RNA sequence: CCGGGGAGCCGGGCAGCCGCGCUACCUUCGGGUAUCGAGGAAAGUCCGGGCUCCACGAAACAAGGGUGGCGGGUAACGCCCGCCGGGCUGGGGCGACUCAGUCAAGGGAAAGUGCCACAGAGAGCAGACCGCUAACCAGAGUAAUCUGGCAGCAAGGGUGAAAGGGUGCGGCAAGAGCGCACCGCGCUGGCGGCAACGUCAGCGGCAUGGCAAACCCCACCCGGAGCAAGACCGAAUAGGGGCGGCACGCCUGUUCGCAAGGACAGGCCGGCGUGUUUCGCGCUGGAUCGCCCGGGUUGGUCGCUGGAGCCUUGCGGCAACGCAAGGCCGAGAGGAAUGGCUGCCAUCGCCGUCGCGUCCAUCUGGAUACGGGCGGCGUUACAGAACCCGGCUUACAGGCUCCCCGGCGCA
Numbered sequence: 001c002c003g004g005g006g007a008g009c010c011g012g013g014c015a016g017c018c019g020c021g022c023u024a025c026c027u028u029c030g031g032g033u034a035u036c037g038a039g040g041a042a043a044g045u046c047c048g049g050g051c052u053c054c055a056c057g058a059a060a061c062a063a064g065g066g067u068g069g070c071g072g073g074u075a076a077c078g079c080c081c082g083c084c085g086g087g088c089u090g091g092g093g094c095g096a097c098u099c100a101g102u103c104a105a106g107g108g109a110a111a112g113u114g115c116c117a118c119a120g121a122g123a124g125c126a127g128a129c130c131g132c133u134a135a136c137c138a139g140a141g142u143a144a145u146c147u148g149g150c151a152g153c154a155a156g157g158g159u160g161a162a163a164g165g166g167u168g169c170g171g172c173a174a175g176a177g178c179g180c181a182c183c184g185c186g187c188u189g190g191c192g193g194c195a196a197c198g199u200c201a202g203c204g205g206c207a208u209g210g211c212a213a214a215c216c217c218c219a220c221c222c223g224g225a226g227c228a229a230g231a232c233c234g235a236a237u238a239g240g241g242g243c244g245g246c247a248c249g250c251c252u253g254u255u256c257g258c259a260a261g262g263a264c265a266g267g268c269c270g271g272c273g274u275g276u277u278u279c280g281c282g283c284u285g286g287a288u289c290g291c292c293c294g295g296g297u298u299g300g301u302c303g304c305u306g307g308a309g310c311c312u313u314g315c316g317g318c319a320a321c322g323c324a325a326g327g328c329c330g331a332g333a334g335g336a337a338u339g340g341c342u343g344c345c346a347u348c349g350c351c352g353u354c355g356c357g358u359c360c361a362u363c364u365g366g367a368u369a370c371g372g373g374c375g376g377c378g379u380u381a382c383a384g385a386a387c388c389c390g391g392c393u394u395a396c397a398g399g400c401u402c403c404c405c406g407g408c409g410c411a
Stems, first nucleotide, its partner, number of pairs: 001407010012345007020037002023034004039382001043393002046391005051226004056280006064222005069083005084106001086103007107217002112215002114211003129157002131153003136149005165183006185204008230302004240293005249268008269285005309328008346380001348378007356371002358367003
């Protein structure tokens, strides 16, 4: 210098004229003046909350849903930070290993069920296609030996994404953890660490595939609905009509009554408020439950922007972040404002020109790829708040900064 990857930031500016919106002040009530006026994602509606209303409350359980290594941060989270283990990529090393980056679906396959197509002998406690092999039996051969039967094997080859631990040595008729060494796996213990886990030692089986983003099991967490939530004011109507289910109980006292019977108080029982149960509370002996038909209001104000807010500095922490001090106030529309025109500047692209840098040549020259100056034309991405905030995900012309990798050149 070029190319690739990752992370972060910016993503137009200034002026004039006209036209809009909130707020404040003024007003001759017509309006005037001043400040301010879309985002890093405002998007998706995927998470978590603030806030509002509803559910009578508490506890246990069930149903449904969510998360899934450990520790920390946060109001909280499925988010963020750090660490652990694993996979992948690259560098270093003879090797064991180590360094850097990156990924995510990181609990359980010995509780159970299910799936693993095709190929293959065989895909879970399986299997003999090609094969390897002593003894015994039969045949051939002078013999060595060969062929077949019986029997043994799963080491070698093949199929496959995956074949019942791996490498090596021994052993065997041939083999096999059959035996041994190392690794792997399981168990126990010591040490380090808050922990995930690491490391060392010993013992042991030498059988424990994959998929749980399959059902499931385990651990932890979770009321519902949502600003079209909701509150107030105003106005109007029909406290409407129909059908069905269940229920309409007992005792005591007082009182009314000729009686039948009624009323009040207390107690018991039943019912409802809740998916089930227990406790408490409330209502009730028509409270209430289910369905159908019909009527009124579609007006106004609020909710609506000062916040788990932002910035600077210091301290603590590996960090996310926290604490303290000081400072700042960045739209609030209401069918939905923030726009239009003009000029200049800036970014980027193309064209032309100069020949300043640069290159060649050497006598006043030539070239223009690159950088630069001037001029012209065009361009300026993704995309618009609607209660607010913390995240995640997706989209983005161009520019700037940092880190990593590779190539070229120079020192």
Bacterial RNase P class A from a Sphingomonadaceae bacterium, 411 nucleotides, folded computationally. Its Rfam family is "Bacterial RNase P class A". The family's RNA type in Rfam is ribozyme. The source organism's lineage runs through Bacteria, Pseudomonadati, Pseudomonadota, Alphaproteobacteria and Sphingomonadaceae. The prediction has a mean pLDDT of 76.